[in-house]
Context: one part of a larger RNA
Molecule: small-subunit ribosomal RNA, 3' major domain
Organism: uncultured bacterium
RNA sequence: UGACGGGGGCCCGCACAAGCAGCGGAGCGUGUGGUUUAAUUCGAUGCGACGCGAAGAACCUUACCUGGGUUUGACAUGGCGGUGCUAGGGACGCGAAAGCGAACCGACCCGCGAGGGAGCCGUCACAGGUGCUGCAUGGCUGUCGUCAGCUCGUGUCGUGAGAUGUUGGGUUAAGUCCCGCAACGAGCGCAACCCCUGGCGUGUGUUUUACGUGUCACACGCGACUGCCCGGCGAACCCGGGAGGAAGGUGGGGAUGACGUCAAGUCCGCAUGGCCUUUAUAUCCAGGGCGACACACACGCUACAAUGGCGCGUACAACAGGCCGCGAAGGGGCGACCCGGAGCGAAUCCCCAAAGCGCGUCGUAGUUCGGAUUGGAGUCUGCAACUCGACUCCAUGAAGGCGGAGUUGCUAGUAACCGCGCGUCAGCCAUAGUGCGGUGAAUGCGUUCCCGGGCCUUGCACA
Numbered sequence: 001u002g003a004c005g006g007g008g009g010c011c012c013g014c015a016c017a018a019g020c021a022g023c024g025g026a027g028c029g030u031g032u033g034g035u036u037u038a039a040u041u042c043g044a045u046g047c048g049a050c051g052c053g054a055a056g057a058a059c060c061u062u063a064c065c066u067g068g069g070u071u072u073g074a075c076a077u078g079g080c081g082g083u084g085c086u087a088g089g090g091a092c093g094c095g096a097a098a099g100c101g102a103a104c105c106g107a108c109c110c111g112c113g114a115g116g117g118a119g120c121c122g123u124c125a126c127a128g129g130u131g132c133u134g135c136a137u138g139g140c141u142g143u144c145g146u147c148a149g150c151u152c153g154u155g156u157c158g159u160g161a162g163a164u165g166u167u168g169g170g171u172u173a174a175g176u177c178c179c180g181c182a183a184c185g186a187g188c189g190c191a192a193c194c195c196c197u198g199g200c201g202u203g204u205g206u207u208u209u210a211c212g213u214g215u216c217a218c219a220c221g222c223g224a225c226u227g228c229c230c231g232g233c234g235a236a237c238c239c240g241g242g243a244g245g246a247a248g249g250u251g252g253g254g255a256u257g258a259c260g261u262c263a264a265g266u267c268c269g270c271a272u273g274g275c276c277u278u279u280a281u282a283u284c285c286a287g288g289g290c291g292a293c294a295c296a297c298a299c300g301c302u303a304c305a306a307u308g309g310c311g312c313g314u315a316c317a318a319c320a321g322g323c324c325g326c327g328a329a330g331g332g333g334c335g336a337c338c339c340g341g342a343g344c345g346a347a348u349c350c351c352c353a354a355a356g357c358g359c360g361u362c363g364u365a366g367u368u369c370g371g372a373u374u375g376g377a378g379u380c381u382g383c384a385a386c387u388c389g390a391c392u393c394c395a396u397g398a399a400g401g402c403g404g405a406g407u408u409g410c411u412a413g414u415a416a417c418c419g420c421g422c423g424u425c426a427g428c429c430a431u432a433g434u435g436c437g438g439u440g441a442a443u444g445c446g447u448u449c450c451c452g453g454g455c456c457u458u459g460c461a462c463a
Stems, first nucleotide, its partner, number of pairs: 001463002004459002007457007015447002019410005026302008034293002042053002064288007073126001077125007088105002092101003108117003128277002131275003137271002139266003142262001144260001149188006155164003168179003194254004199222007225248001228242005291429001304403001308362007321350002325344002330339003369400001374395007416439007
C1' cells in the first nucleotide's frame, strides 16, 4: 500500500421487510448429470454451466458409430513427364449408394508447321484435419457492474515503499455539485450530445374517406431550464412544498460498460504459434446414432376447477411478414385440409385477436374439472415420416383435490392474466427466443437481520 475480520461508523441495491404471482408435489416438453450403447459427436459446470453454443438433428446438417469405397485426394498453388484411343458426354454391367469397369459419340484457344496453352493422366512438392494445447495467443464474450470509481502532470511531505490531490463539512442517482484544505490542474469513467416514446406547431398527402378533412404517416421545429413563487440552510450547493404545464426536478425506455478481476469462456464461428496425423486423425457414400432410460437435478408448459368448464351470440389492437411468396371470394370435407385462383413487390391485396361483454347450462362430483396414455382412421411437407415430423377426427380417458425443507421474479402501465407477429425454417418436435399490443393490481413501517456493493476508520501472525 492492499486484501481480510462472526471490528466500528456512514450509505446504497426487489438485498431484507411489506405485498402479489409462482417454483419445490402431478403429467408432459426441453436441457444436464448418471447409466446404457457399436455410437449415444463435442464444448459449457457455484453465482457468471444446465429451452446454454443450437435463430429449427428424419436424409443433409454431423463433427459420432458400423459397413462399403478413394489416395495429388471434396478444395489451392507450383515443378517435371505424358496425352488425339485427349477433354467432355455416355448406353450397359456389378453395387445400397459412393465407386469400379466400359462399347460408342467426340471437341476448344494460339500457331503455316513443329510446337505451345487449357483440360486430363502419372509423379514430386503439397493439400486436408470440427486432431491436441483457451495454462502459448489474437479477436470476441460473460462477471463484479451503470457499481462510482481508476489514474496522471507539476508541486509539497517522507531515507524509502509511498502519501497528498481523491481525506474533511454538506449534498447528489453519481469523484454530482458547493464549501474548506499544500495543493493546483488534467485524463479515462458519471452526466450531456444519439435513438424510441409522451404535448404542440409548420410543411407535404401515396393510402384512407362520398367530399371536406387529417385520427395517421414522414420531415423539420418548439417545449423542461429548479426558469418562477413560498419555506428551510450563516453563504453556496441543495432540499421540502406550490403555480403554470401534455410532461417537473436525470419525465419513461433503449443504446452506451472506466483502470482492472476471475491463467473465467471460446483452438467446434473466425484467425493463429507449437505439437500430432498423412492409403489416414484426410475424403466420399449407405444405414444407424446425436431421440437410448432403473434414476437424479435445472428451466418451462398444462392443470388440479364455479373469479370456472362448455354452448350460442357480440365487440375492440399493435409490432411485423409476403413473388419458386402472402393467397381473397366461391365450392367440397365433421375437421386437419383440398379444389379454385381474384388481388398484391403492397398505408392500396393477403394475414388480422384472445381475455372481455350478453344469454344459457353444469352444482362440488376425480366431475360437462384435467388432459397424459393407448387403439383406429386421416391430412400435409418432403426423394423418403420404421427408428424419428407436425396437424385433424373418433374412441380411450391416467396422475393431479394447490404441493415438505427450501426457493424465484416483480415498485406501475410494473407484476399477473390474455392473445398476435417475427427470425431460424420444405416441414417441425417452439410450451423456447425475441418483439407487439389488450385487461390491469397489491405493497413499501423501516434498514436490526440475510446477500452483493461504495466511502472513511481500526486490528492483523496474510501478500